[in-house]
This record gives sequence, structure tokens and C1' cells, in this order.
RNA sequence: CACUUAUCCAGAGAGACCGAGGGAACAGGCCCGACGACGUCCAGCAACCGCCGCAAGGAAAGGUGCUCCUUCCUGCAGAAUCAUUGUAUUCUGAAAGAUAAGCG
Repeated sequence: CACUUAUCCAGAGAGACCGAGGGAACAGGCCCGACGACGUCCAGCAACCGCCGCAAGGAAAGGUGCUCCUUCCUGCAGAAUCAUUGUAUUCUGAAAGAUAAGCG
């Protein structure tokens, strides 16, 4: 990096350092940020593997991961409702993405 499978409305900081953008990419919206975001460390959480347990469940010492907003929302397709041909709201699915495990 590709493929397969599973999950994605739960959970998690009034700490230290740093110093300007950040929330994956594009577009539109919305939001976080000098009362210091993002990132790093520490701390924490517990999704997957692994561990304990007959199980429910537990622990967080191991391998990854995660810690504003549902994957922040919408974008493509379908359905329902409203109001009147236009969008809006809701639902379902897809696409894209993220994480894990396996595999090449």
C1' cells in the first nucleotide's frame, strides 16, 4: 500500500510544554482556537487483539487505538411527511473515511 471481515449516536484532562491555525481531502455549512486550539509529553478511556473468568463481566501490566461537535452535518440513490414543484425535515442504503483483526 492492496484485499477481506467487524465496528463507527458509548467512554475519556480546569495538568505541563509549544505557539497558529484546527475539525481526513474537495465544496457548502457549522464549530474549536491568544481565556492558547492543533501537536508532543503526562494523565485518562476501553473499540479490536491479547490477558483473567463457565458466563455475565473484569483489569488496563502487553500490541494497536482513542480522548469538542454522531465519522460535526450535507454532497450519491431510494422512501415518508410538510408545504405546493421548491426546498426543508426524518428514515434507509451506498460512496468516501477512520480503527482493529487477518491476509498478500

Notes:
This is a predicted structure of a 104-nucleotide RNA (SAM riboswitch aptamer (S box leader)) from Alkalihalophilus pseudofirmus OF4. The prediction has a mean pLDDT of 83. It matches the Rfam family "SAM riboswitch aptamer (S box leader)". Rfam links the family to the GO term regulation of gene expression.